Notes
Predicted 3D model of a 399-nucleotide RNA (Bacterial RNase P class A) from a soil metagenome. Model confidence (mean pLDDT): 76 of 100. It matches the Rfam family "Bacterial RNase P class A". Rfam links the family to the GO terms dimeric ribonuclease P complex, tRNA processing and ribonuclease P activity.
């Protein structure tokens, strides 16, 4: 001093005014109705509580809420190294194996290329059972410094390319070839040890060796219901209709209760209409004063759902960890046109600027400036992305 890999923080205090919930209590109205209680509205006075590490994308996984009682296939989509955590996840731990870096550490598109199909530009003889451009060899014919046409043989040697059907050596051959040996990678098989496991270490035998891409399309395992808090309830309102009770000019009006839209049409009645279950099929529900379709009317209001959580936080016990038990302790937002904001004083970080002091560093006092990303709406768990200012911590190099 470089680098790597985690963790924290997202100003503090005081004051004055303005804001939302929650609990309690007063007070006015106003429905209920056992005259006390219970609700809904304003207002007051006490107390508490009041955005985030990402609340952001909506990329993944759930809880809960309905379809609905919820099966089987087909398609379809997700995941792919082993083993554990988890409610679960493509999350997360920790190992294995490839790959990168000196290293700490990081990154994987991590089953399957002899089940198939298909791509590997250009270049190149010739890119997967491919190949003879340059060349080597043997044989025969022409010509005579050595070259030429033909036959057979060759793939080692040279070139091409990101890659060219193992590597070096030796021997063998007419020149070669794993043609044969020796060693060395690979690939099958058997045997021994280690580990739960992927795997990893040794031994032996063997055939010589038959590319890369599957984040190509498939093969294989292994997972997957849908639609969402604008999910869903509960009260209310309601045109029309019925009952009852007053009144009455006899037309009808009022009040309570109770039922609920209203008109048409179409099919149908258990021999099943028409619907429901993400797409298809089976199969299973629903249905009878049913069921779809069309006009038309009433209602958008209050409340639940609504925050106690797979909850925080602090010890301990197990675990390499991730996490789990076990024991204390706390309660931290719930809004609906949508709340925490203004103002003022002091500190506090950092930055410059220049002054004292000290004298590798570093302190003071003083003046200016600066403070990012960015706002819950049903709630959690991850991933992905934005962050000013600073803090802490393990590690590896290197001087």
């Nucleotide at each position: 001093g470089a680098g790597u890999c985690g963790g924290c923080c997202g100003g503090a205090c005081g004051g004055u005014c303005g804001c939302g919930g929650g609990c309690c209590c007063c007070u006015g109205c106003g429905c209920u109705c056992c005259c006390g209680g219970g609700u809904g509205c304003a207002g007051g006075a006490g107390u508490c509580c009041g955005a985030g590490g990402a609340a952001a994308g909506u990329c993944g996984g759930g809880g809960c809420u309905c379809c609905a009682c919820a099966g089987g296939g087909c398609a379809g989509g997700g995941u792919g190294g082993u083993c554990g955590c988890c409610a679960a996840c493509a999350g997360c731990g920790a190992c294995c194996c490839g790959g990168g870096g000196u290293g700490a550490c990081c990154c994987g598109c991590g089953g399957g290329a002899a089940a198939g199909u298909g791509c590997c530009a250009c270049a190149g003889a010739g890119a997967a059972g491919a190949g003879a451009c340059c060349g080597c060899u043997c044989c025969c014919c022409c010509c005579u410094c050595g070259g030429g046409a033909g036959g057979a043989g060759c793939a080692a040697g040279g070139g091409u390319g990101a890659a060219a059907c193992g590597g070096u050596g030796c021997g063998g051959u007419a020149a070669g070839a794993g043609c044969g040996c020796a060693c060395c990678a690979g690939c099958g098989c058997c045997c021994g040890g280690g580990g739960u496991g992927a795997c990893c270490c040794g031994g032996g035998c063997g055939g010589c060796u038959c590319g890369g891409c599957a984040a190509a399309c498939c093969c294989c395992a292994c997972c997957c219901g849908g639609a969402g808090c604008a999910a869903g309830g509960u009260c209310g309102a309601g045109a029309g209709g019925g009952a009852c009770c007053g009144g009455u000019c006899c037309g009808c009006c009022g009040g309570u209760c109770c039922u609920g839209c209203g008109c048409a049409g179409a099919c149908g009645c258990u021999c099943g209409a028409g619907g429901g279950c993400g797409g298809c099929c089976c199969g299973c529900c629903c249905g009878a004063u049913g069921u779809c379709u069309g006009c038309g009317g009433g209602u958008a209001g209050a409340c639940c759902g609504c925050a106690c959580g797979a909850g925080g936080c602090c010890g301990u016990u197990g675990g390499c960890a991730a996490c789990a038990g076990c024991g204390g302790u706390c309660c931290c937002a719930g809004a609906u046109g949508g709340a925490u904001g203004a103002c003022c004083g002091u500190c506090a970080c950092c930055g410059c600027c220049g002054c004292c002091c000290c004298u590798c560093g570093g302190g003071g006092a003083g003046g200016c400036g600066g403070g990012a990303c960015a706002g819950a709406a049903c709630c959690c768990c991850g991933c992905u992305u934005a962050c000013a200012c600073g803090c802490c911590g393990g590690c590896u190099c290197g001087u």